[in-house]
RNA sequence: AGAGUUUGAUCCUGGCUCAGGAUGAACGCUGGCUACAGGCUUAACACAUGCAAGUCGAGGGGAAACGACGGGGAAGCUUGCUUCCUUGGGCGUCGACCGGCGCACGGGUGAGUAACGCGUAUCCAACCUGCCUCUGACUGAGGGAUAACCCGUCGAAAGUCGGCCUAAUACCUCAUAGCAUCGUCUGCGGGCAUCCAACGACGAUUAAAGGUUUCAUCGGUCAGGGAUGGGGAUGCGUCUGAUUAGCUUGUUGGCGGGGUAACGGCCCACCAAGGCGACGAUCAGUAGGGGUUCUGAGAGGAAGGUCCCCCACAUUGGAACUGAGACACGGUCCAAACUCCUACGGGAGGCAGCAGUGAGGAAUAUUGGUCAAUGGGCGGGAGCCUGAACCAGCCAAGUAGCGUGCAGGAUGACGGCCCUAUGGGUUGUAAACUGCUUUUAUGCGGGGAUAACCGGGGCCACGCGUGGCCCCCUGCAGGUACCGCAUGAAUAAGGACCGGCUAAUUCCGUGCCAGCAGCCGCGGUAAUACGGAAGGUCCGGGCGUUAUCCGGAUUCAUUGGGUUUAAAGGGAGCGUAGGCCGUGGAUUAAGCGUGUUGUGAAAUGUAGGCGCUCGGCGUCUGACUUGCAGCGCGAACUGGUCCACUUGAGUGUGCGCGACGCAGGCGGAAUUCGUGGUGUAGCGGUGAAAUGCUUAGAUAUCACGAGGAACCCCGAUUGCGAAGGCAGCUUGCGGGAGCACCACUGACGCUGAGGCUCGAAGGUGCGGGUACCGAACAGGAUUAGAUACCCUGGUAGUCCGCACGGUAAACGAUGGAUGCCCGUUCUCCGGCUUUUUUUGUCGGGGGACCGAGCGAAAGCAUUGAGCAUCCCACCUGGGGAGUACGCCGGCAACGGUGAAACUCAAAGGAAUUGACGGGGGCCCGCACAAGCGGAGGAACAUGUGGUUUAAUUCGAUGAUACGCGAGGAACCUUACCCGGGCUUGAAUUGCAGACGAACGAUUCAGAGAUGAUGAGGCCCUUCGGGGCGUCUGUGAAGGUGCUGCAUGGUUGUCGUCAGCUCGUGCCGUGAGGUGUCGGCUUAAGUGCCAUAACGAGCGCAACCCCUUUCUUCAGUUGCCAUCAGGUGAUGCUGGGCACUCUGUAGAUACUGCCACCGCAAGGUGUGAGGAAGGUGGGGAUGACGUCAAAUCAGCACGGCCCUUACGUCCGGGGCUACACACGUGUUACAAUGGCCGGUACAGAGAGUUGAUUUUGUGCAAACACGAUCUAAUCCUUAAAUCCGGUCCCAGUUCGGACUGGGGUCUGCAACCCGACCCCACGAAGCUGGAUUCGCUAGUAAUCGCGCAUCAGCCAUGGCGCGGUGAAUACGUUCCCGGGCCUUGUACACACCGCCCGUCAAGCCUUGAAAGCCGGGGGUGCCUGAAGUCUGUGACCGCAAGGAACGGCCUAGGGCAAAACCGGUGAUUGGGGCUAAGUCGUAACAAGGUAGCCGUA
Repeated sequence: AGAGUUUGAUCCUGGCUCAGGAUGAACGCUGGCUACAGGCUUAACACAUGCAAGUCGAGGGGAAACGACGGGGAAGCUUGCUUCCUUGGGCGUCGACCGGCGCACGGGUGAGUAACGCGUAUCCAACCUGCCUCUGACUGAGGGAUAACCCGUCGAAAGUCGGCCUAAUACCUCAUAGCAUCGUCUGCGGGCAUCCAACGACGAUUAAAGGUUUCAUCGGUCAGGGAUGGGGAUGCGUCUGAUUAGCUUGUUGGCGGGGUAACGGCCCACCAAGGCGACGAUCAGUAGGGGUUCUGAGAGGAAGGUCCCCCACAUUGGAACUGAGACACGGUCCAAACUCCUACGGGAGGCAGCAGUGAGGAAUAUUGGUCAAUGGGCGGGAGCCUGAACCAGCCAAGUAGCGUGCAGGAUGACGGCCCUAUGGGUUGUAAACUGCUUUUAUGCGGGGAUAACCGGGGCCACGCGUGGCCCCCUGCAGGUACCGCAUGAAUAAGGACCGGCUAAUUCCGUGCCAGCAGCCGCGGUAAUACGGAAGGUCCGGGCGUUAUCCGGAUUCAUUGGGUUUAAAGGGAGCGUAGGCCGUGGAUUAAGCGUGUUGUGAAAUGUAGGCGCUCGGCGUCUGACUUGCAGCGCGAACUGGUCCACUUGAGUGUGCGCGACGCAGGCGGAAUUCGUGGUGUAGCGGUGAAAUGCUUAGAUAUCACGAGGAACCCCGAUUGCGAAGGCAGCUUGCGGGAGCACCACUGACGCUGAGGCUCGAAGGUGCGGGUACCGAACAGGAUUAGAUACCCUGGUAGUCCGCACGGUAAACGAUGGAUGCCCGUUCUCCGGCUUUUUUUGUCGGGGGACCGAGCGAAAGCAUUGAGCAUCCCACCUGGGGAGUACGCCGGCAACGGUGAAACUCAAAGGAAUUGACGGGGGCCCGCACAAGCGGAGGAACAUGUGGUUUAAUUCGAUGAUACGCGAGGAACCUUACCCGGGCUUGAAUUGCAGACGAACGAUUCAGAGAUGAUGAGGCCCUUCGGGGCGUCUGUGAAGGUGCUGCAUGGUUGUCGUCAGCUCGUGCCGUGAGGUGUCGGCUUAAGUGCCAUAACGAGCGCAACCCCUUUCUUCAGUUGCCAUCAGGUGAUGCUGGGCACUCUGUAGAUACUGCCACCGCAAGGUGUGAGGAAGGUGGGGAUGACGUCAAAUCAGCACGGCCCUUACGUCCGGGGCUACACACGUGUUACAAUGGCCGGUACAGAGAGUUGAUUUUGUGCAAACACGAUCUAAUCCUUAAAUCCGGUCCCAGUUCGGACUGGGGUCUGCAACCCGACCCCACGAAGCUGGAUUCGCUAGUAAUCGCGCAUCAGCCAUGGCGCGGUGAAUACGUUCCCGGGCCUUGUACACACCGCCCGUCAAGCCUUGAAAGCCGGGGGUGCCUGAAGUCUGUGACCGCAAGGAACGGCCUAGGGCAAAACCGGUGAUUGGGGCUAAGUCGUAACAAGGUAGCCGUA
C1' cells in the first nucleotide's frame, strides 16, 4: 500500500466482499509448565446458610458467664493434696444496660437521569465543616430523673406495660461572658452591584465534665485562624427524531414576608403580563458522565468492562428523625408487591457487600486462608473488629516467557503415495543406529528476600517529647521463589488451509447427488473448489469459526466528493431572516497572532533510567495533556465606530426597438349549417373495403344568410418575456431591456431557508357559447383474437367570464451573481464614421465553428461543462417506492412532505468491436425475372422415419441426414437374435521346459464347430546344435463395449465468397482505431488516384493438368498422299512418315494495335488482325475462422468397463418384415411417338481364374468345340439420327407393374433372399393441388457406350465417355444468400436474441381492517397513610417538653374523559423471491402505430 466482482472487451460511476487490528467474549478440535493481569455483558430476577461494624471498664451503675485468689463447709483420704458445695465485684476481666465515638467511610450496582448530572473554567462580600492543627480565655455552684437490676401484667411469638431503687463525661438550673450573636448609633475603608463594614459606645442572650495515674498528660467549654471535606451560582461543551412547531400559570418579573448553613418562586400574599422557541422550545426515543480504551497517517469514528474521579440507587413509592455530615445498602415510620412464621389474634424479612443457590442464558469462578503487610473504626495502650485488603483455589479467557531435544547418520532401508523414459522420483537425515545435553519432569537436600515499622526492655542526645543505637517479639502465602545433587530423551504437538483474492497440488471416490461457499462461484463420469489419502503451506500451546467495533471506505468528503448524459439544479420570479460584500483614511482590539501566569488529579500513553534471570509487569524522573481562563504586546486581515470617494447599484434627460401584458373595436379567406336556383346518380372513404350520405334529389355548382373558432403569405439559427409562453389590423392603458449624455445619490449591493406571486396541456365548479376537431361511446373493417392502429359518426372538452387546481422530458435534462481568459464567421437593436451603397468601429442581444483548459468519454469551449469568489437547492447502490403511515393543502381528481421490513450483486454512464434490423446507400450470385426441362399425382427401384420383431446390428437427422458410410447383406461379410462349443483363448509374441514333427488323406458320430480313427510324413549342421512346428507353464491377449462433449487424422458447410491479419509508425487514458477508409474500376482488398501512414503475410490472380491453333523432333500396334504387289473386299503386304493421329518440347493472347470516353487504372466498339479477345472453356487448388457440425464402426489414441465373457468358433435366422409417411430415382401416360426392316458416324476405359468371337445347337438367356488378345494390333457392331413400311388418338400395336408356366447361369447352397431368357397375363397411369428443383452454351434437354465393387447380383445407383443439340436474360422493384460503407440497439449463447404485464402455484415481508389486549406519560374529581410545619392545648410534667384534637401538603387508592405508542386480528391490498405453467407481444431495430413525460 491494495485486491475480487457489472462487460465479448474498455474507461468511468457505484455498491457488495476480502486481506489488518481489537474484545470482560462464546463455540469446535487439541492441550506440558511459569509469571502477570482478567472473569454474570442476560433477570436493578428471587434468595437457603455463614460471614461483611464495631469499639471504649482510663465515662457509669454493676456482675449473667469464665478464670485466679481469699474465707467457710463437705467428701476421698497418701495430713496436705485432689474434687465438690458455698461465700467475697476485693482482682483479671466482662454478657446485657446507661453513656461517648463510629455506623454518612470502606464495599456493590448502573435501574433512573438528556440534567449544572458530568467535564472544564470562573465566582460565593450568599455558605457549613465532627475528628486533626494553631492561638486566646475558661473549666464555679447546684438539681431532679432514668435504664440496667428487682417485683409484677399481657402475649403463641415478636414484644409490651405497670411499680420500686440507683449512677454518670446522660439531662436540667444558676453564676461568670473577654470573645461570639442580635439590636441601635457612628462610618476609617472596601466591593461589579444590591451592599459590606473596621476602631468605638449602649442594651440583650448563650458555656463547661470529668477520668486515670498520682509528675505530667488525656479530656470538656467559648472564640478566632488553618487544613480537609462539603453546599450553591454562572460561561462553554455534552445522542437521535420536525412524519414532535408551538410550549408555559408559580409560569416570567417586582414588592413584602416565611424558610434555609446559604442564594433563589424554594414556599406564601399582593401587583404586572410576561418568559422560552427554527441558533430547534415542547414532546418522543435512547443513555449514567469523565479520565480513558480500540482503531486510524491524521482529522475522525466507535466504546465507557477491569483501575481512578464524580453522580445516582439500595425490593417499589413516600417521609422525616438522629447527627458535624443522611433524608441513611446490613437505621426508623407509612403504603404496595412478594416470601416466611403463626395458637389466626398477630408478627418477621430485604445479598445491586463476600462466598454460595435457583432461574434466565451461547456464557462468566471457592459456601477457601489471614489480619503478616497496606488502609479504616474504637481505644491512653495492649488490643479488638475489618469477605476493605493481602493471598491461595478454578478457568487457554488475554499478554509475556520456557520446553517438547542436540549432533552425527544413505544399502537415500521398509512401508505409504504419486509420476515414470522402468533407470528412477517423493515422504527423507526423516527413521533405525551412534554419541551428547538435562531447561522441564520425578526424587532427595539446602534455602526465610519481602520485616521492619509498631510494641517491650536498655543506653544516648537535646529544643523534654521526640529522635538515634542495641537486644527481644511479630509471616497468611510458605514444605514458596531460588540453589544444589541424582535418574534418564526420558514426561510434553496440534489446528486450519492448499480454484482466484491468498502462501501451499496430486491420486482415488462421488456424478447438479452427497456436499462446499467470505465474494466471484464449484459439483451433470477425467472436480487442484465436495469426501478420503499422500504431499505441501501458515500459525503454534494453540488453531479455526461465530458475534461486535474501527480500518481499508476520499462510500457523508473540515482535512477530502459531487449534481449536461452515471444518483443529484428547486418550473419561474419577488422578497424576510440569515450568509457574503467596492476604494481611501482614522480609531478600537471582539476574532486573529505572540509572550507569560494559573489550571489541565493520579493512573493510562510516551522518552530515559532502575527492579523482578529476560520479557510481559512494576517503579522513578522528564516531556506531553493539542483545552479553558487571567494579564501584557501587535494591528496586516475579518469585525465594530467615524470621516470621505465613485468604478458597483440606482436616478435623470434624449432616442429609437420589439408576435411583452391587459382591455376594446374592426377585417377577409376557409369549414359547417340554413334558404333558394341549376343539375342527376351516385358521393364518400381505403392497402382493399364496408359502415355512412343519397331519387324525400345527395356529391358537384351559383347566390344570399347565420354562427363559432383560428389568423394563409410575410416568417427567418427573426424578435419579446423571469419562466410558462406570445403572431390578422387598429386604439387606449401598463411593463421592459438597449443606446447616447455623464447631471444627481453615494455601497443604497449579491444571494435567499421559510413566505408571497406567476405557472403549458389536461382536469374541477358555476354561467355562457359550440363552426372545426374530438377522450368516452356506437358502427364498419383488419385479425387467431383486435376492448387498438385504419374508416364513418360522435358526447364531454377544445372557446369566453369568474373561481379552484399547481403538475410536465415545466429541457440547454446545465440555479443565480461578479471578475478574468485565443480566434474566425453570420445575424438583430442603438450610436459614431462614411455624400449614398458598402465598409470600419463602440455597446447590448441571438447563432455556427474552433484553440488552450476541462471532462470517464461523448463533448463544452467569452451565452463554458475553463480559471476564481459568494449564496441557495439537491445527491450518496438497484428494487421495494415517490409507495405505506402520519401531517398540510384541495370540491374532487389529486398535490406537497416522505420511510421501513424484505430482496439482489449488481443497477448504471460514455465509448469500442461484432451481430442483428419488417434502417439507409453501393454491389454480386440461375437469387428473382425471361425461358427450357423436371419433382409433388401413377407403378416400380432405393434410402429414411414409424411400427413390428427373438433380432429386424450400428452410425448419419434443416440448409450441410435420407441411391448417405455401402464402389455391390443368399452362407461369408455381420457388428444383431436363437442354439451348441472353447477359456493363455480365433490371430500375434517373449521366456522356460518337453517333443520331433507339423500336417494329415480315409472312415465313423454330430446340424456343424468338434471329437475319435489314423495310411502317409521334415530341412541345415562345424555334430555342440540351429531352423521350423506342436504341447505344457508363465507374461503379454482380445472387445464393431462407452465417451467424436477428452483427442489425432480426415471430411461437410458458409464459399472459390473476397476477405483475414501482422511489423513499425501515428491517434486514443483504454478496449481499439488507422493501414483495410474515400473517388473511380474490377470476377476479385483486381488495380489507379487520394491519404498518418509505410511496408509485409495468408487468401485473389498467376505458376500445374486437360482442351482449342500452330511449330520442332520421333514413327508402331497408328496413317496411306506418292511408288509397287495382292484380294470377292479391307493399309492386306513391301515401302514411306507427307497428312491424320500418338507422344515429347515449344509458340500463341498482352486491352498489344485503332477509334471514342477517362487524370490514371480501366471501360466501350458488328473495329482490325487472329484458331482463339478481354480470367477462351474445364479441372486441381478452399485464407483467418464458424457450426463443442460428422466420424472412437476405416485407422490411431487418453480414460472407463467385460475377462469360463461385452472375447472366440460353429449351424440356423435377421439386416430383405409392412397399416403408413417422406426423400432420391427409373419407366410411363404416347404420333416431335410405338413397332418392323434397312442404314451412317464416336470417345473413354477394362481384360489371361479374364475379355471375347468364327462355327455349331437353342426362339432366347446360354452352351459346346476351335480361334484372337498379356492389348494404338483382339474384344469394337454405338444409340438417338436418316430411309422405307405400319399403327390413326384408343387405356390403344401407348404403358409395362403384378401373376402363372417353362428355362439358363453363378455358386457348397438361389425356400426365406439372386440375375437373366421364353410363352402367357396386361394393373395404375391420358401430363399431375398448394408448393418446389436444376440449368446461361457445346450448357439444358435427349441418346447410347464404358469402368469400379463383383462367384453371381437385386445398378433404375455412383463415377466417367462421347453423339445430336436449343430457348431466354427487359432488368435489379421484390424472395433467398453474400460482400463493403453507414445508422440505431436495452442483443454478445449475439433476433431461433432480449424482454413486459395479468392469471395459476409455493414461500417471505409489509400496509389496511370490525375489534380485542397491553404500556408509559399527562389532566380533572373524590379519598387520603406516615411525616414535617402550623393552630389550639382546660390533661401530664418543677421545667424543657409531651399527650390529644384541628389545618395545609402528599405517597398510594378509586372514578372519568381524551391523546400517544406497541402487540394481535376473520378478511383484504399491493410488493419481493422461486430451471423448464397459461395468455398475449407492450419495450429494445423505423421493434413492425417512433418512443417518452404530464393529464383525463
A computed fold for a 1496-nucleotide RNA from an uncultured bacterium, annotated as small-subunit ribosomal RNA.